[in-house]
Predicted 3D model of a 107-nucleotide RNA (SAM riboswitch aptamer (S box leader)) from a Flavobacteriales bacterium.
It matches the Rfam family "SAM riboswitch aptamer (S box leader)". Its family is annotated with regulation of gene expression in the Gene Ontology.
Of the family's consensus pairs, 97% are formed in the model.
Its mean pLDDT, the model's own confidence on a scale to 100, is 82.
RNA sequence: ACAUUAUCAAGAAAGGUGGAGGGAUUAGGCCCUAUGAAACCUUGGCAACCCUCAAUUAAUUGGGAAGGUGCUAAAUCCUACCACGCCAAUAGCGUGGAACGAUAAGU
Numbered sequence: 001a002c003a004u005u006a007u008c009a010a011g012a013a014a015g016g017u018g019g020a021g022g023g024a025u026u027a028g029g030c031c032c033u034a035u036g037a038a039a040c041c042u043u044g045g046c047a048a049c050c051c052u053c054a055a056u057u058a059a060u061u062g063g064g065a066a067g068g069u070g071c072u073a074a075a076u077c078c079u080a081c082c083a084c085g086c087c088a089a090u091a092g093c094g095u096g097g098a099a100c101g102a103u104a105a106g107u
Stems, first nucleotide, its partner, number of pairs: 001107002004105005013043005021032003026080004044072003049068002051064005081097006
């Protein structure tokens, strides 16, 4: 980097440095933040993609957590596009899907 595949309503925090932003991007909303944002560091934790053990023809299922990643406010924080339903309704609400994005694995 992508023409790939899987997952994304669960889960898991303290300390130090830092000093005003942050929640990917755009817009709207909502929220976090001087009781200290981002970022970096340390230690811990969560999970189980890779890994590993067992069963199994395979798919898959169950156990483990030393190592490689990842994650550790809110559903990917919510909405945006499409379809359907409710509704007097183009508003609003609900359901499903897509897109975007994130992570892992692969190439």